RNA sequence: AAAUACAAGAUGCUAAAUCCUAUCGGAGCGGGGGGACCAUUUUCUGGGGUGAAUUUCUUUAAGAAAAGGGGCAGCUAUCCCUAACCCGACAGCUAACCUCGUAAGCAUUAAGCCACAACUAA
Numbered sequence: 001a002a003a004u005a006c007a008a009g010a011u012g013c014u015a016a017a018u019c020c021u022a023u024c025g026g027a028g029c030g031g032g033g034g035g036a037c038c039a040u041u042u043u044c045u046g047g048g049g050u051g052a053a054u055u056u057c058u059u060u061a062a063g064a065a066a067a068g069g070g071g072c073a074g075c076u077a078u079c080c081c082u083a084a085c086c087c088g089a090c091a092g093c094u095a096a097c098c099u100c101g102u103a104a105g106c107a108u109u110a111a112g113c114c115a116c117a118a119c120u121a122a
Base pairs, nucleotide, nucleotide: 011107012106013105014104018027019026020025028102029101030100031099032098033097038092046090047087048086049085050084054066055065056064057063058062068081069080070079071078074113075112076111077109
């Protein structure tokens, strides 16, 4: 000097997943169920929910393409992702009403243009 590991802090990122409270619990944000009206010809080819995470084509393996999502607001370019889980025969929309969650994982484009904001005693 570099790398690695640990701890703390700053700045952020995906996501609803943040804040307050000694505690119990609240606020905010997010999801599901649930009338009338409307919609639905559809129930073994089971059906449905959260989520961006679906569809199509080709293929020896596995890929390719489209659609969708993310990398701080926008545009351009470019890179990356396209999982996982749950309900349990059952749910369209849906006012009142009922009910649930508020985790987890990370450090990306230090890009150009152009806004805004934050940090710092300056």
The RNA shown here (c-di-AMP riboswitch aptamer (ydaO/yuaA leader)) has 122 nucleotides and comes from Dethiobacter sp. Model confidence (mean pLDDT): 79 of 100. Taxonomically the source falls in Dethiobacter (Bacteria, Bacillati, Bacillota, Dethiobacteraceae). Rfam family: c-di-AMP riboswitch aptamer (ydaO/yuaA leader). About the family: This family represents a conserved RNA structure found upstream of the ydaO and yuaA genes in Bacillus subtilis and related genes in other bacteria. The model forms 92% of the base pairs in the Rfam consensus. The sequence was found by an Rfam model in a public genome assembly.